[in-house]
Context: one part of a larger RNA
Molecule: large-subunit ribosomal RNA, domain II
Organism: Verrucomicrobiia bacterium
Formats: sequence, C1' cells, structure tokens
RNA sequence: GCCUGCGAGUCAGGGACAUGUCGCGAGGUUAACCCGGGUGGGGUAGCCGUAGCGAAAGCGAGUCUGAAUAGGGCGUAUCCACACAGCAGUGUGUGGUGUAGUGGUGUGUUCUGGACCCGAAGCGGAGUGAUCUACCCAUGGCCAGGGUGAAGCGCGGGUAAGACCGCGUGGAGGCCCGAACCCACUUAGGUUGAAGACUGAGGGGAUGAGCUGUGGGUAGGGGUGAAAGGCCAAUCAAACUCCGUGAUAGCUGGUUCUCCCCGAAAUGCAUUUAGGUGCAGCGUCGCGUGUUUCACACUGGAGGUAGAGCUACUGGAUGGCCUAGGGGGCCCACAAGCUUACCGAAGUCAGCCAAACUCCGAAUGCCGGUAAGUGAGAGCGCGGCAGUGAGACAGUGGGGGAUAAGCUCCAUUGUCGAGAGGGAAACAACCCAGAUCACCAGCUAAGGUCCCUAAGCGUGUGCUAAGUGGGAAAGGAUGUGGAGUCGCACAGACAACCAGGAGGUUGGCUUAGAAGCAGCCACCCUUGAAAGAGUGCGUAAUAGCUCACUGGUCAAGUGAUUCUGCGCCGACAAUGUAACGGGGCUCAAGCACACCACCGAAGCUGUGGCAUUCGUACGUCAAGCCUGCUUGCCGCCUGCGGGCGGCCGGCCAGGUGUACGGAUGGGUAGGGGAGCGUCGUGUGCCGGAGGAAGCGGCGGGGUAACCCAGCUGUGGACGGCACACGAGUGAGAAUGCAGGC
Repeated sequence: GCCUGCGAGUCAGGGACAUGUCGCGAGGUUAACCCGGGUGGGGUAGCCGUAGCGAAAGCGAGUCUGAAUAGGGCGUAUCCACACAGCAGUGUGUGGUGUAGUGGUGUGUUCUGGACCCGAAGCGGAGUGAUCUACCCAUGGCCAGGGUGAAGCGCGGGUAAGACCGCGUGGAGGCCCGAACCCACUUAGGUUGAAGACUGAGGGGAUGAGCUGUGGGUAGGGGUGAAAGGCCAAUCAAACUCCGUGAUAGCUGGUUCUCCCCGAAAUGCAUUUAGGUGCAGCGUCGCGUGUUUCACACUGGAGGUAGAGCUACUGGAUGGCCUAGGGGGCCCACAAGCUUACCGAAGUCAGCCAAACUCCGAAUGCCGGUAAGUGAGAGCGCGGCAGUGAGACAGUGGGGGAUAAGCUCCAUUGUCGAGAGGGAAACAACCCAGAUCACCAGCUAAGGUCCCUAAGCGUGUGCUAAGUGGGAAAGGAUGUGGAGUCGCACAGACAACCAGGAGGUUGGCUUAGAAGCAGCCACCCUUGAAAGAGUGCGUAAUAGCUCACUGGUCAAGUGAUUCUGCGCCGACAAUGUAACGGGGCUCAAGCACACCACCGAAGCUGUGGCAUUCGUACGUCAAGCCUGCUUGCCGCCUGCGGGCGGCCGGCCAGGUGUACGGAUGGGUAGGGGAGCGUCGUGUGCCGGAGGAAGCGGCGGGGUAACCCAGCUGUGGACGGCACACGAGUGAGAAUGCAGGC
C1' cells in the first nucleotide's frame, strides 16, 4: 500500500416544547404500593384542564393601583338575536349558542446524564522503583617502567656565635614522561548503523578532589547534584504503574443506502468577544390571512449628493489699483512736514479653492396614491427545525495607502461561493447562458468562419509597410492618408545652375590692432535690377569664401501653420523561439466603416419519456365509505326531562385514481417528503433431501437504493412472501482497529 472483517446521533426520565395518530372528553390520568401466574384487577394521594387579578394577605367575573363608587392595567372565548346609549366608529345590558382538554404512542428538537465517535498536554489518590545513574556509609582491590630530587640529616667550609655556602645522604609532590585503568578534546567513517550514541586515527588524567568490586542508605514537589535543570532503570522544568476516567477539549479529523421538492449565509447589535456564542436578518416545513407582494406607466412628496458658485455666508488663496497703519530716508527743539523699487489691514478690480462652505442644484434612489398587468416557491402573521455570523473577485461611488498592491475598509450591483455548458489558447470571480432524461433533428448567443479547427483565402470603399497588428510613457521626427487656414507663383514662384552682392567707409568708440564679423553705441546716405554700417566660416589685423538681396537660364507648382486617421524612434533579464495558442498572413488571414451568408452552447425549438405542483373534468375503491351535527318519519325503553336504533334527506371535513391543460424540475450548509436493503419478533400463506440458505455462471427487470420469472454448477438444511412491530441496520476515507498478502 491493497484486500477482508470491525468501526460513530444511542439509551434512561410519571423531564420540556411541537406535531402525526389513538383512547376518553368538562373532564383526563394515576404514582408509590397491594392482590395476583399474569402485559390482569385494585390504589384518587397527586398532576393538568374547567377563572382571573394582585408582590402578598386576599378578593373573585372580576381584580390590582388608588382617598375614590374616577381613570387606567390585566381578565370576563366566540357567534347570533333583541334592547338601550351615541352623528358615527362603537359601547353597555339581556337571552341563546356553548369554550377542549387530558392520557398513551410514533416522530422532530431540547434538558440532565460520557450523550455522535476517536484524540490531549495535564490534575488528584494509592502504590512500585537507587540491579542504570547522583551523592553518602561500611568493607576490600588496583595503579608496568622511567624522570625530577623539597625538608631533614651527615661531612667540609664559614662566623665571636650564627646566618650562610659546598659536597653527600635523603626521597617530598592534587610534580614530570608514559602502559594498565579512567575520561571523551579533534577529525574521518557510520546515519533504513555492526551499534536506540559505535568504530578508526590522534587527544587528556594516570599517588590522587584517583579508579574500581561487594554490601547498604536517601523516593517524586521528593531525593541527589564541584550546578548542566543534570541524574533518579534507553523516560525528567516534576519518574513509573493502577485508579478517579469515557477528566475536559469554544480545537482538528471522521461520521456508512437511494430518489424527489425547496434552498441559504459569510451581515447588524452584544459578548474576558473576535476561528466561539445569544438575539435579529436570510432557508425550510405546517397553520392562518387572501393580492396585502412585485416591476413598468402616470401622479403627489421629502431631500442638499454630483455639478456649479462664492461682494450669498464661513474659511483658504494669486495679481493689480488704492491706501489706514508700520519700517527706512530727508527735515527736525517739540509738534508738524516731505518722500519711498520696503511691509501692508480694510476697500476695490480680475482670476481661483473647500469632506466637516452654500445664493443655487440635478440624474438616480426613497416614501405615498391611481389604473391596468402579474397570480408565482409573491407578501404578511403565528409556530416546529435549521444552517450562517472567515467570504472572494469584477464594475461603479468613496475612506486609508503613494489617485501602489491579486492591499485594506465601507456603499451599491453582478458572478463565484453552492453553477455545469459555450467563448476568453490554458484561466472559481470576465463575456454568453442557468444542465429533468433521451435523439446520428433544427435555430441562435457570446465568439468566430486560410490550415491545425465547425463555418467566407465573402462583397464594397479606404487605411497601414511598421509583421504595426501580436506589450509601454514623457518626449522626438520632411513616415504616410484626410480636412482646413495663410503666403508666393506663367507679369515665371520653390529648388538647382550662371552672374552681381557696390560706393561714402577701415561708421564712431574702444584697442597694440578692431577694416561687416572680440566688445560698446548708432544703424545713415549714394549708385542702382539688387546689395545689412552685415548671416556664418576665416585673418594678428587685412585679405579670402559665403549668406541676406537682385538679374538670367529652366518651366509648374511651391512654402508656413492648425485639426485628425494609421504608422516610426524612445524599447535592456535571466533553461529555449517565448509579448498572435501554433503554422503562417501584406489591395491580409491586419485596421476602419457598411452589408450579405454561415458556424457556434446542456440557451431556444422539434419528437418522445419521467417527476413535482396547480386547475378542470370524469370516475372508482366502498357510493353514499368514515367522523360530527341535524329537519322529518317509524320502532323500542322511559323516571315523561329524554335516551337508543333504523330509514329518506341536508350540511361540514378527509383520503385515492385517470385524462387533458398550464407551470416547474443546477445546487453546498440546511429543511421537508417518499422509498430500498440487513438482522430479529408476531400473525397468515407458501417452498424444501424429487435438494433450503450461501457461493459461481448464463439470462432478464426497475427512475434509484435494488430485484428476479427462469436455466445451470457447487452446497447439504433450512428458507421465502404479505402485513405489522423492534433494532448492536447500510463503510472509502478517522496518520482508524485486527488479520491476511
């Protein structure tokens, strides 16, 4: 890992609420307990209901509050009739009708219990451990060999005596080197190991705070610790075993057959609350109400957003004019005066800004009314049962951020969530479109129609030359198409070529020089077709070349500018083309406009089937069937009030089938409905040695769980159907458990 088996909403309670059903019904029912063979018979305490109000005493169709015969609160079911009061809604009174509960049982949910199952780390109690290891106690054992040479002592020297010195002797030391022994510093290997800590090569201590044998002691909030929270039997920030114990787990995982109908939420408020929960919102089921719902149209409203505006306020803010005031200067004994390229309130002119400005002010949205439409899984009320309370992206309006984020927080709409199908190459959220089933039928949507690849290398007119298309900005440019405006031009423009481009004059100044051309000032006049007191190059300064300007040659357009379509540059990233899905595409297979045709989905249509629901009609089971009420008639009983039974009728309520028609049938959490199968029990019927169940094969049926008319092999003794009841009742997942492979 696979296979087989096992494996999770159960049970208890005179519990609670709701609902189906049954009994009795203004009543219903027993509990303990007793008798007893008994699920049988007793047992009436108690409980619920029949009356409420008040905190209560208590009173009672009323009661409480209150001084109150006031008002008000909560009650006195409902309906019908009559009367009274009131304009009326309505209120009061009288009479009649009469109020529905309660106990079983099934189901859903809930409460208390382990309460759907598995899962802690832990807490407490009682015990077991010092054969490992820590420390201690008692008693034993062990340390090859070599080196160094302390004190003391002896002798000699030395001294007044010493101290002291030398030579010997001596043999000290947590001394030195180094085996055994003890340790574990480095490195390599090992790392599903030879080994749950090892091996190799080196390393440290090795007479000491040394190592070690045997026996003994200290025990779990305790020991022991040259102290690392170390060690206390491969376990230690509190050992191990059993018990409390099925601790608790707002957490994770798992939770077993089928079909049918509906179908959410990821929000608000609160929370020692934020991944939990309560209430509300949104779902479902039942009962009630009966169009109250909804969208369009018309119509009546409230409002201060977008926009806009501001001598309409509050603020902000730019420039001009004007000027109070201040500063500077002049003047000045003081006061005053004059002046100002300074600052500058207010005023004024012009142009602006604002979520917390508004003289104004939409579109939408919101509230109401009217009419018509819709008639549904519309609305609303009450009740049973939920789930949700982590949302995501996209469009739009905003806050935060950086007018960043697949960012974050609101609002609003959509989709996903819980939605399949087609398109976007691939792609929850984008575009189209909401899948009941079948079909080798048709039409379309988005998107497409050269090939991959279904359908046009469609038609018409243009554009693009960049493979732009098929990624990008500021900015740049005689790319090219279109539409304008303004010049020049056959009296000859633009470009090119030929020629001229002069004189006063080297203008004046400056300067060493300054002659058109370093710089400053001025920028005239003449000749003329035209020629600047000079556009650039150049010289030390001149010179020289050239331009503006003019004539000629040539012959027809040539410049400037605005708007606009499509292009160009700007353009650099990591495996490999890699920025059309690919091939490939250029009067396109690109772009723009217009048109025609086709393809294209689970959309729509066609044909057939199934289911749900509504309506209509018919009819059956059994036609008057069941329950309740009741007029009339008949019979019986009678306590004369009435009761029981039957018949012909009437009213109310419920169930089932068929046909036709309409609508509906995506679906997670979740609600509701209907079934299949397993094991057992009861009743009835049936099968079986002429072969039950089970297992294998063939064949067949049903919308599914599943089932089998039958045949056959194996097997060798029980089994099936109908109805009802009861569950240890359905397996793929839980790092599930056991076994096998």